The RNA shown here (small-subunit ribosomal RNA) has 1481 nucleotides and comes from an uncultured Paracoccaceae bacterium. Its mean pLDDT, the model's own confidence on a scale to 100, is 84. RNAcentral holds the sequence, with entries from ENA.

[in-house]
RNA sequence: AGAGUUUGAUCCUGGCUCAGAUUGAACGCUGGCGGCAUGCCUAACACAUGCGAGUCGAACGAUGAGGUCUAGCUUGCUAGACGGAUUAGUGGCGGACGGGUGAGUAAUGUAUAGGGAUCUGCCUAGUAGUGGGGGACAACAGCCGGAAACGGCUGCUAAUACCGCAUACGCUCUACGGAGGAAAGCGGGGGCUCGUAAGACCUCGUGCUAUUAGAUGAGCCUAUAUCAGAUUAGCUAGUUGGUGGGGUAAAGGCCUACCAAGGCGACGAUCUGUAGCUGGUCUGAGAGGAUGAUCAGCCACACUGGGACUGAGACACGGCCCAGACUCCUACGGGAGGCAGCAGUGGGGAAUAUUGGACAAUGGGGGCAACCCUGAUCCAGCAAUGCCGCGUGUGUGAAGAAGGCCUUCGGGUUGUAAAGCACUUUCAAUAGGGAGGAAAGGUUGUAAGUUAAUACCUUGCAACUGUGACGUUACCUAUAGAAGAAGCACCGGCUAACUCCGUGCCAGCAGCCGCGGUAAUACGGAGGGGGCUAGCGUUGUUCGGAAUUACUGGGCGUAAAGCGCACGUAGGCGGACUAAUAAGUCGAGGGUGAAAUCCCGGGGCUCAACCCCGGAACUGCCUCCGAUACUGUUAGUCUUGAGUUCGAGAGAGGUGAGUGGAAUUCCGAGUGUAGAGGUGAAAUUCGUAGAUAUUCGGAGGAACACCAGUGGCGAAGGCGGCUCACUGGCUCGAUACUGACGCUGAGGUGCGAAAGUGUGGGGAGCAAACAGGAUUAGAUACCCUGGUAGUCCACACCGUAAACGGUGAAUGCCAGUCGUCGGGUAGCAUGCUAUUCGGUGACACACCUAACGGAUUAAGCAUUCCGCCUGGGGAGUACGGUCGCAAGAUUAAAACUCAAAGGAAUUGACGGGGGCCCGCACAAGCGGUGGAGCAUGUGGUUUAAUUCGAAGCAACGCGCAGAACCUUACCAACCCUUGACAUCCCUGUCGCGGAAACGAGAGAUUGUUUCCUUCAGUUCGGCUGGACAGGUGACAGGUGCUGCAUGGCUGUCGUCAGCUCGUGUCGUGAGAUGUUCGGUUAAGUCCGGCAACGAGCGCAACCCACGUCCUUAGUUGCCAGCAGUUCGGCUGGGCACUCUAGGGAAACUGCCGAUGAUAAGUCGGAGGAAGGUGUGGAUGACGUCAAGUCCUCAUGGCCCUUACGGGUUGGGCUACACACGUGCUACAAUGGCAGUGACAAUGGGUUAAUCCCAAAAAACUGUCUCAGUUCGGAUUGGGGUCUGCAACUCGACCCCAUGAAGUCGGAAUCGCUAGUAAUCGCGUAACAGCAUGACGCGGUGAAUACGUUCCCGGGCCUUGUACACACCGCCCGUCACACCAUGGGAGUUGGUUCUACCCGACGACGCUGCGCUAACCCUUCGGGGGGGCAGGCGGCCACGGUAGGAUCAGCGACUGGGGUGAAGUCGUAACAAGGUAACCA
Repeated sequence: AGAGUUUGAUCCUGGCUCAGAUUGAACGCUGGCGGCAUGCCUAACACAUGCGAGUCGAACGAUGAGGUCUAGCUUGCUAGACGGAUUAGUGGCGGACGGGUGAGUAAUGUAUAGGGAUCUGCCUAGUAGUGGGGGACAACAGCCGGAAACGGCUGCUAAUACCGCAUACGCUCUACGGAGGAAAGCGGGGGCUCGUAAGACCUCGUGCUAUUAGAUGAGCCUAUAUCAGAUUAGCUAGUUGGUGGGGUAAAGGCCUACCAAGGCGACGAUCUGUAGCUGGUCUGAGAGGAUGAUCAGCCACACUGGGACUGAGACACGGCCCAGACUCCUACGGGAGGCAGCAGUGGGGAAUAUUGGACAAUGGGGGCAACCCUGAUCCAGCAAUGCCGCGUGUGUGAAGAAGGCCUUCGGGUUGUAAAGCACUUUCAAUAGGGAGGAAAGGUUGUAAGUUAAUACCUUGCAACUGUGACGUUACCUAUAGAAGAAGCACCGGCUAACUCCGUGCCAGCAGCCGCGGUAAUACGGAGGGGGCUAGCGUUGUUCGGAAUUACUGGGCGUAAAGCGCACGUAGGCGGACUAAUAAGUCGAGGGUGAAAUCCCGGGGCUCAACCCCGGAACUGCCUCCGAUACUGUUAGUCUUGAGUUCGAGAGAGGUGAGUGGAAUUCCGAGUGUAGAGGUGAAAUUCGUAGAUAUUCGGAGGAACACCAGUGGCGAAGGCGGCUCACUGGCUCGAUACUGACGCUGAGGUGCGAAAGUGUGGGGAGCAAACAGGAUUAGAUACCCUGGUAGUCCACACCGUAAACGGUGAAUGCCAGUCGUCGGGUAGCAUGCUAUUCGGUGACACACCUAACGGAUUAAGCAUUCCGCCUGGGGAGUACGGUCGCAAGAUUAAAACUCAAAGGAAUUGACGGGGGCCCGCACAAGCGGUGGAGCAUGUGGUUUAAUUCGAAGCAACGCGCAGAACCUUACCAACCCUUGACAUCCCUGUCGCGGAAACGAGAGAUUGUUUCCUUCAGUUCGGCUGGACAGGUGACAGGUGCUGCAUGGCUGUCGUCAGCUCGUGUCGUGAGAUGUUCGGUUAAGUCCGGCAACGAGCGCAACCCACGUCCUUAGUUGCCAGCAGUUCGGCUGGGCACUCUAGGGAAACUGCCGAUGAUAAGUCGGAGGAAGGUGUGGAUGACGUCAAGUCCUCAUGGCCCUUACGGGUUGGGCUACACACGUGCUACAAUGGCAGUGACAAUGGGUUAAUCCCAAAAAACUGUCUCAGUUCGGAUUGGGGUCUGCAACUCGACCCCAUGAAGUCGGAAUCGCUAGUAAUCGCGUAACAGCAUGACGCGGUGAAUACGUUCCCGGGCCUUGUACACACCGCCCGUCACACCAUGGGAGUUGGUUCUACCCGACGACGCUGCGCUAACCCUUCGGGGGGGCAGGCGGCCACGGUAGGAUCAGCGACUGGGGUGAAGUCGUAACAAGGUAACCA
């Protein structure tokens, strides 16, 4: 740091996915050791049991064990004294800390920085004091109640408990005169003096009281920051402020009375949802994003709700009271309880540990202290939960072992891996040793302080003593032995790592793309490999990648995205100059930013993790000083932005009123007669009751031809005859004035096409709906005939459009050229040129853009402000709100679902798009097919079998150049099993073979006999080769499957003119250019031009045949001339000719003219045997059709192996209601029949040209005379011939007889352009025989082509495209079925909350206080007063109740649309002009 995925390919946009890190994790497989951490994220669910907060006897009364002493004496008992273990109670301090949890809380919280109106136990420092009295209550004793918890009455008693009095520096209050208010003792020691004693007294220590300061802790206030939702926009009556009073430690509506009517809110109040906040943690380059376990700070809570008491501190986790729910005990009357402390239990859950040890250390509470308490804490246990470290051996070892796997069978790989040999012993095991964590405390001694004192006490020092849960500690040593210790996921791409087998769209995999339908590197197994490692993978979470919310750092013409347009409020931004200020800004200093963490440098555990020390940092906030360029603010000035004035100007700008002609329709009248309309063609319709047409007159409504123009005006929508009135804006020119007055603009307001709505008019034409006629498979459409709303006017709504330049407004800057509209200026040449301002267009540079394109009218370069976007679908939908009469508009989601959707451009293909061109493509002609009979092939049917293949053109007289047997692959039956055929091995034989006869059998096969014959080499050996027979297994064999695994061959487009490459250039790229263009050609043939220049495969030519001539050669060929002749080139002779077969010449637009561009070429002509490719062949580019062929051959894989192989006989391929293709023969007189009658070529016969096989039509004569015939010959009967082992199924031919259909063929369709069609016969191959077929040959020998509109096919260019499997494409909607989420829904269930009212516990407060009452006061001693308590009343208030709303959620018969789903139904809406251009409202 990127990668995969949209396409045939490309660039872009854009989402999805992956690689990284992380974790309080969970799950799967596996598991040796240690260190350091961490461990209920869910039910703030319920809790059994134990423990978690006590301590002080130096505050007090009491109890008084063991012990010591004394006395009595029955020497082990009693009494007393001392002493004080133990503790329930009174009292003090502490239970407000420590520990847990995160329910609540969006601010009574937290963080940061400040403020001032406060309190603060213990602690520190200071000042002053600590006097003298009093009365109670527990404990205890007695009695009583109760099941218990516990309680009542009477009586006794102490204090550092309680209460007066005295005193009052400072303290509090104050009317400044004054007034008020405290205390407690206890312990150690002691020389003088006093005292009966206790003790006084002195001293030390420690308490206590008041107060001043401090420290610590706490309370309060302010500013800033602190999640989401506007589908939450208004909220608030103690509410906001004031005054008086109350209350608090303290300011304050904190509370109360009165007064005023304020306060908060678009900079988001209120409401709803969610949430403890922070230091930090995770991630990230950072900015950010996410998070708030462990550790640390703050807050809140303690079963739920409320309340106060005590206290320095609480409205109190292990305190109290009340209410509620739940649990437990109960004698039913009443009681008890609160693990969100540590363990533990149940439950919930994917999931989270021991009912452990110790106070040894650190810390806390109490105590003078010893000490006690401490589930805080320190340790141990459990868990791979995480991080870190170590090990599971090391070296050597090639016969490259065995085994496994693969294999091209050669080998490769596992692999130095193992074994073997030689070593080592970390860790674990066993045994032994063994630090540190320990400082205290106590005793003794000593020094100092204090003191009257050497006592006491405190502190320091020394010696001795002495405290360890962990702990069998860490660590060290020894012993034995490689001994006890490796797994997990992955191997198609991303992404490192490949093969075999199995499976066969099955089973399965999958993070994304996607694998699997018989050769799967993607499933499962195996071998091998790459990765990590005591772990590995999966799942979940968060950040990253994602610049995919963009502050850093994105966009909006067409990809998602500019509001339809304007005015304007708040807000944001704002011209030039000067001064002041110092808010922003910048600099220096100060305070703070807790510690821990992160980072850097050191240090300690063997290292590391971990821990310790120091530094830096904590990017922040506050404060203070300074600077003043910029921004802000204030003051002053300016004119260029903006505006005003004056003079001109253009215009379908707007509103109202009036008015004009043309046309349509209707009405009246005239003329006139049979049709008119309308269409692709028709019909509905109108018309003899007189239409259409035509003439005149009239009525009425709507719209304004020509002018008219990428012309004008307007903000947009929009505006078009003419005139008038009123009116908005704009432009130009000029002068003066105002002096920033400006730009944008959330909300808001106004305008806003068409359609639509309401009311009232109007209604000619047009025309949704509707009706009819056509079209059609259907036609609720397109076409036609009618026709109502509407279109028009007035007023009022609606408020949307593809309201588009798909481009928000404003300002400045940045090359040009050419038009056009309005105005000005200059020059003159009076209709031109130049220039300027403002509009409106085209082209084009820089620049921008993904490209297309934009380009001074920007989509360029910048600034300001507003609006909007964040994958496709669901959906501009639902719900809610607002608006509307309605239609509906506006605002605007989610569940679910997909891996794409999309933009621009490229190459193709396609179009019922366009242009150009060609072809027997059409047309012009000739002859056929389609009708008949027959032949032949195919389908179908039949059959035991009718073997198989070929299937539009490009299957069908095709494979088959020839099925009676054979062929033959099919069927039936019968036989063989190493086989009919090949190689190897073993044994045997030496021949093999041929001929004949007899027997069985359908034959294959088999039995017997006879005859002929007797292999080659040789080392002379059954030694070698060869042949044959038998045997064994390896194997043979297969016309069995797959032509969609293949080779080869072939068809087809198409003998069409195309298909490509190198270099260069253009383009981000796919690609383009070249190959397009202008001509021309049969041709990408050639010429010219051109960012192309060249080249290749094709075209053409080279090849063969035919056509002319020459030459060579003349036999078996030929015969002109000569001779002979049996008249036959027969013979001599000759080689001239024909011919044969070798070689050569000839044709090239070469020549002339015209035309063309002076080209290529074209047209005409001459010459020539042949003229523009002379004619005909052979020759088939890149490729297409998964075209055909596994049955020619070859071949991978699969399958059969006494059979799917081999042999034989017979049958079948020849069937026959029927359908199609290809042919033959005909239907007759251009003919039939009979006779006469010539002329040929190819080819074959073994071979050279002898020889043989051999013509027909034509032509001539005769006859037939238009008929089912003297046409036609099918069919059938009879007789023969030939081939062959054999003509029954099933051959061909001949003769006699028979004599079907058929009288020129519907729709449709085929061939052919010259020696061609047509017509006539001949030959050949294969073959025993079989030809109407195929391939060849010659004879006779035409017609027509104006032309390219149309049909078919093809080529080039261009255009559109949503196609690329490429139109046999793509694709839309309803319906039917299944599943999923969701809206509505009568209602129903629950939560939250608000308002009104009722009830009103505990409690504090206020009033009262008949009753009760120790301390103080008065007293006549009886009592009274003061104060207090109980009780009563009042307002406040929790729970609870009633009624009514609001809101959220669950369920819900039925119902609406939506989504998804290999092969359902109906149509064909869209993409091409998609067959009616599409689309928006």